[in-house]
Molecule: c-di-AMP riboswitch aptamer (ydaO/yuaA leader)
Organism: soil metagenome
RNA sequence: CGCCGAGUCCCGCGCGAGCGGGAGCCGGGGACCCACGUCCCCUUGGGGUGAAUCGGGAGCCUGCUCCCGUAGGGCGCCUCUUCCCCGCCCGAACCCGACAGCUAACCCGGUAGGCGGAACGAGCGGA
Numbered sequence: 001c002g003c004c005g006a007g008u009c010c011c012g013c014g015c016g017a018g019c020g021g022g023a024g025c026c027g028g029g030g031a032c033c034c035a036c037g038u039c040c041c042c043u044u045g046g047g048g049u050g051a052a053u054c055g056g057g058a059g060c061c062u063g064c065u066c067c068c069g070u071a072g073g074g075c076g077c078c079u080c081u082u083c084c085c086c087g088c089c090c091g092a093a094c095c096c097g098a099c100a101g102c103u104a105a106c107c108c109g110g111u112a113g114g115c116g117g118a119a120c121g122a123g124c125g126g127a
Stems, first nucleotide, its partner, number of pairs: 001116004008023006024111006034101001043098001045099001046096004054069007072090005
């Protein structure tokens, strides 16, 4: 400097890690109306953030690991946008705690992380 992402900007304090406030952005909770439901059963609980969901197979240590595909997401120099084909990559993780449809007022939370390029600096090794 650029890319993915809500994840950005400003102010104050602090040596710093950070903390506090404001704006913007994102998400959750939450009426009427509407939608769904209405009997029996209902732990195989249910719900949320996120693209990250749903199948098949193998292994054993039986709840983990691996493989294949897949809903979906991202990228692909040459003005920008959308769609299709093609190629590549991802297709994770976490939270709430018996509880959540939508939802005005109102309430709460988040504002991380990762990747690439260039330059500079430091360190290590060699001659």